[in-house]
The RNA shown here (Glycine riboswitch aptamer) has 99 nucleotides and comes from Clostridium carboxidivorans. RNAcentral records the identical sequence in 2 taxa. The source organism's lineage runs through Bacteria, Bacillota, Clostridia, Clostridiaceae and Clostridium.

RNA sequence: AUGAAAAUAAUGUGAGAUAACUUUUGUUAACCGAAGAAGCAAUGUUAAACUACCACAAGUUUAAUAGAAACUUUCAGGUAAAUGUAACAUUAUAGGACG
Numbered sequence: 001a002u003g004a005a006a007a008u009a010a011u012g013u014g015a016g017a018u019a020a021c022u023u024u025u026g027u028u029a030a031c032c033g034a035a036g037a038a039g040c041a042a043u044g045u046u047a048a049a050c051u052a053c054c055a056c057a058a059g060u061u062u063a064a065u066a067g068a069a070a071c072u073u074u075c076a077g078g079u080a081a082a083u084g085u086a087a088c089a090u091u092a093u094a095g096g097a098c099g
Stems, first nucleotide, its partner, number of pairs: 007093007018029004030079003036075001037073003043066009
């Protein structure tokens, strides 16, 4: 000095799904997936066993571990409005990958 990803805050956009009873966000059953949370596919790594083999390399099986989501679960959350909501964009703060 070019300044990335990720993080925080503000602004904007922002879906889905419900009825009944009831003095009530209280009860009952039903429904939704886009706060959050949880699960894993290909594949990689490690270890053991077997096959092959002069030896190295190689192949197969088992176990462990790493491993994504807007997929799945529906714990939480939500199903009039309001609030909130992933994701995207802009600004600011901080940051310091790469060159």